[in-house]
């Protein structure tokens, strides 16, 4: 990097360095000098794997991941709440 499967309306931030961007992409909307990205420390969450428990339920936090807004909204059908698709993200497996 490709492929397969699953999930994607839940959950979870403080400090330091830094100094203008960030929220995937389009358009919108929003966050941000009351400090963006990135990195570090500490803390937290619990989706998948893992372990314990044992059987619709729970716990742990070792691996990956994550800690503004539904994946912030977005296309199509329906039309109050719904459904489907594409893309993305994450995990597990695989080449």
């Nucleotide at each position: 990097u490709g492929c397969u499967u699953a999930u994607u309306a839940a959950g979870a931030a403080a400090g330091g360095u830094g100094g203008a961007g960030g929220g995937a992409a389009u358009g919108g909307c929003c966050c941000u000098u009351u400090g963006a990205a990135a990195c570090c420390u500490u803390g937290g969450c619990a989706a998948c794997c893992u372990g314990a428990a044992u059987u619709u339920a729970u716990c742990a936090a070792g691996g990956u991941g994550c800690c503004a807004a539904u994946a912030c909204c977005u296309g199509c059908c329906g039309a109050u709440u719904g459904g489907c698709u594409a893309u993305g993200a994450u995990a597990a497996g695989u080449a």
A computed fold for a 95-nucleotide RNA from an uncultured Flavobacteriales bacterium, annotated as SAM riboswitch aptamer (S box leader).